SAM riboswitch aptamer (S box leader) from a Myxococcales bacterium, 103 nucleotides, folded computationally.
[in-house]
RNA sequence: CGCUCAUCCAGACGCGCGGAGGGACCAGGGCCCGGUGAAGCGCGACCAACCUGCCGGAGACGGCGUGGUGGUAAGCCCGGCGGCGCAGGCCGCACGAUGAGGU
Numbered sequence: 001c002g003c004u005c006a007u008c009c010a011g012a013c014g015c016g017c018g019g020a021g022g023g024a025c026c027a028g029g030g031c032c033c034g035g036u037g038a039a040g041c042g043c044g045a046c047c048a049a050c051c052u053g054c055c056g057g058a059g060a061c062g063g064c065g066u067g068g069u070g071g072u073a074a075g076c077c078c079g080g081c082g083g084c085g086c087a088g089g090c091c092g093c094a095c096g097a098u099g100a101g102g103u
Base pairs, nucleotide, nucleotide: 001102003101004100005099006098007097008096013044014043015042016041017040021033022032023031026079029078030077045072046071047070050068051067053064054063055062056061081092082091083090084089
């Protein structure tokens, strides 16, 4: 980046600085988190297993967790667009995020 593919109901937090916001975007939306300290930054820890590495396996795949990333409230928090349903609600798309590629 008007690109491709995969995944998104699991899992995992402390300390220091900071000092009022935060949950991507949006609708003057809902709901929630926040001075018992938000965003951000730093350090450490942890989780996970996409890529790499090693081991096992005929293979499918499994294990370990060194290294490259990523993550550590809520299903991508819900909703927005479409479909189904009397309804509670369900399904899908889009958008977004992450990884591996491509340009």